[in-house]
RNA sequence: GCGCAGGGCAUUUAGGGUUCCGUUUGUCACCCAUGGCAAAGUCUGGUCCGAGAAGUGCCGCCGGCGUGGCAAAUUCCGCGCGGGUACACGGCGGGGCAAAAGCCCGGGAGGU
Numbered sequence: 001g002c003g004c005a006g007g008g009c010a011u012u013u014a015g016g017g018u019u020c021c022g023u024u025u026g027u028c029a030c031c032c033a034u035g036g037c038a039a040a041g042u043c044u045g046g047u048c049c050g051a052g053a054a055g056u057g058c059c060g061c062c063g064g065c066g067u068g069g070c071a072a073a074u075u076c077c078g079c080g081c082g083g084g085u086a087c088a089c090g091g092c093g094g095g096g097c098a099a100a101a102g103c104c105c106g107g108g109a110g111g112u
């Protein structure tokens, strides 16, 4: 310097905006109630999006022990019970959904 690998899904959270709901403000109608229209996410919220470097669970992969099958097996097929799945600082800018984001580009550029 180059290559390969560092797994997948669900759910929750950090976080996110504003399509829908709700809330608030203004205005019109209106006996009240309530409804129409407009605006506000610097409106706590519900729906919604949501982590490589966050949690949990399941699966996958690797490996250990035990066990069953067959003539036999460390070697083939299956079952059970455990273990492991490390480390990880990180822009600008762009993308997309209604819009934004720790989402995607991206374990990128860069840095150590």
Stems, first nucleotide, its partner, number of pairs: 007059006015049002020046002022043001023040007060085003064081006087107001089110001093105003